[in-house]
RNA sequence: GCGAGGGUAGCCAAGCGGUCAACGGCGGCGGACUCAAGAUCCGCUCUCGUAGGAGUUCGUGGGUUCGAUCCCCUCCCCUCGCACCA
Repeated sequence: GCGAGGGUAGCCAAGCGGUCAACGGCGGCGGACUCAAGAUCCGCUCUCGUAGGAGUUCGUGGGUUCGAUCCCCUCCCCUCGCACCA
């Protein structure tokens, strides 16, 4: 350099045009149980709000679309294969 796959919440990871603040697990916080702790169970865990709800998010920046995590372009990064070379 060429080709293929990938980058999603604190971490892992599913999702691949609307049903999505986004399955599930770990971790964290609160509670139940216990003399206590662990294990187990329940709830919460982007931001604001008592709540109904609202807002902003899926590597960066653009584009398409009524609508993008998902499609297209552009960079950046990671993995694998191939090629090149002093």